This is a predicted structure of a 76-nucleotide RNA (transfer RNA) from a Candidatus Falkowiibacteriota bacterium.
Its mean pLDDT, the model's own confidence on a scale to 100, is 82.
RNA sequence: GGGCUCGUAGCUCAGUUGGUAGAGCGCGGCAAUCGCAAUGCCGAGGCCAGGGGUUCGAUUCCCCUCGAGUCCACCA
Numbered sequence: 001g002g003g004c005u006c007g008u009a010g011c012u013c014a015g016u017u018g019g020u021a022g023a024g025c026g027c028g029g030c031a032a033u034c035g036c037a038a039u040g041c042c043g044a045g046g047c048c049a050g051g052g053g054u055u056c057g058a059u060u061c062c063c064c065u066c067g068a069g070u071c072c073a074c075c076a
Base pairs, nucleotide, nucleotide: 001072002071003070004069005068006067007066010025011024012023013022019056027043028042029041030040031039049065050064051063052062053061
């Protein structure tokens, strides 16, 4: 330098013919307990890496940039 896969909540990850985003763990509150943990219930938390384009409408389609992984090439 080129190809491919990816970037979604604090973490690990879902999210199909484009229509206002979810789970588990974690966190907060309550219940229960003498108390703690486990357990049950409720809740907070993300404009989907950034920018542009297409569209009535984009996490989803197209382009560019940034970052991660992987393979190849080049140099020595």